[in-house]
Context: one part of a larger RNA
Molecule: large-subunit ribosomal RNA, domain III
Organism: secondary endosymbiont of Vryburgia amaryllidis
């Protein structure tokens, strides 16, 4: 240059009160805008104390600050059933013996690691300043040990079978959720109408346990023989017959019980005005209706859409008064790790409280084909001069 430019989205303030040296910016309250497939809400990564209360305002904060994600102090993360560990495999690593190579080292059987995938169980209510499917009360469930009774062929690192799977498409059954109506409790008007066909606010309730429907697979069931499955097999594959259309085996949702329980407007006493305590009505039904759920179903296409292990099931070698298995009922443990807080951001990645970048869930109403688009609920903001 100059006290210039600039103070970082044009969503927006305004009034009292209250603190306080001091208030345009902090609380509090009434008003006013603003977002609502988001600017709300709850995870995965990432970051790590930023969370909650006290307290300080020197720096930080694009201005002021009593205020804060600043500074200091003191609290705060409670799990058999969430998510890791842990069985179990893909790509891929790394690999005893091996095999190439001057060495270093390269590949690679047998194993052994390796999730972004398969594999047992929790629901609903209350509670905290700050955690809660963890802590409390209620009601459940699961794999294992152990004992006790019954019945009783067990048994694998081998045999089967199951887990086990692509894309599109249609229609169909519910269901969350909505909305109306009954019902339940308030309210009856500072101004001219308001006892009504009237405002207003509420009408919520879970897993698990029975029950086994809509719908969906398969013919089912014994007998008998059998060159397949690396030995065996009652098991699987096959083959022949014999008898039954009705049966299994899977299945959403309703319904009952869970609940004489919990929640529940409002109303009442207290109050340090933040709030505590108690009392607690109604708790029915129709109608609509998902991208959820049946449904890993069905119907089609051709490019033919991991694997193992748990689980089932057969025997080998063994063991058969035992061990071992199956029911059922008590008992006992069920370790360890994370678990605060942000998460389309002031708190992650972008030197910054940076107009930029981040997977993945939920999805209200009015109009509307719609997750468009415009307004609006819960709920959040007004973008730090």
């Nucleotide at each position: 240059a100059a006290g210039u430019a600039a103070c970082g989205a044009u969503a927006a303030a305004g009034u009292a009160a209250g603190u306080g040296a001091a208030a345009a910016a902090c609380u509090u309250a009434c008003u006013c805008g603003c977002c609502g497939g988001a600017a709300g809400a709850c995870c995965a990564a990432g970051g790590g104390u930023u969370c909650c209360u006290g307290u300080u305002c020197a720096a930080c904060g694009u201005u002021a600050a009593u205020c804060g994600a600043a500074g200091c102090a003191g609290g705060g993360u409670g799990a058999g059933u969430c998510g890791a560990c842990c069985c179990c495999u893909a790509a891929g690593g790394c690999g005893a013996g091996g095999u190439c190579g001057a060495a270093a080292g390269g590949c690679g059987u047998a194993g052994u690691c390796g999730a972004u995938g398969g594999g047992a169980a929790a629901c609903a209510g209350g509670u905290u300043a700050a955690u809660a499917u963890u802590c409390c009360u209620g009601u459940a469930c699961u794999a294992g040990a152990u004992a006790u009774a019954a019945u009783u062929g067990c048994g694998a690192a081998g045999g089967g079978g199951g887990g086990a799977c692509g894309g599109a498409g249609a229609a169909a059954g519910c269901u969350a959720g909505a909305u109306u109506c009954g019902c339940c409790g308030u309210g009856c008007g500072a101004c001219g109408g308001u006892u009504g066909u009237c405002a207003c606010g509420g009408u919520u309730u879970a897993a698990a346990c029975g029950u086994g429907u809509a719908g969906g697979u398969g013919g089912a069931a014994g007998a008998a023989g059998u060159a397949g499955g690396u030995a065996a097999a009652u098991c699987c594959g096959u083959u022949u017959u014999u008898u039954c259309a009705a049966c299994a085996c899977u299945g959403a949702g309703g319904c009952g019980u869970g609940a004489u329980g919990a929640c529940g407007a409002a109303c009442u006493a207290c109050u340090a005005c933040g709030g505590u305590a108690g009392u607690g009505a109604a708790g029915g039904a129709a109608u609509u209706a998902a991208u959820g759920c049946u449904a890993u179903g069905c119907u089609u296409c051709c490019a033919g859409g991991a694997a193992a292990a748990g689980c089932c099931u057969c025997u080998a070698a063994g063991c058969a008064u035992c061990a071992g298995a199956u029911u059922a009922u008590a008992u006992c443990g069920a370790a360890u790790c994370g678990u605060a807080c942000c998460c389309c951001a002031a708190a992650c990645c972008g030197a910054c409280a940076c107009a930029g970048g981040u997977g993945g869930u939920c999805a209200g109403g009015u109009a509307g084909a719609g997750a468009a688009u415009a307004c609006u609920g819960a709920g959040g903001c007004g973008c730090u001069u």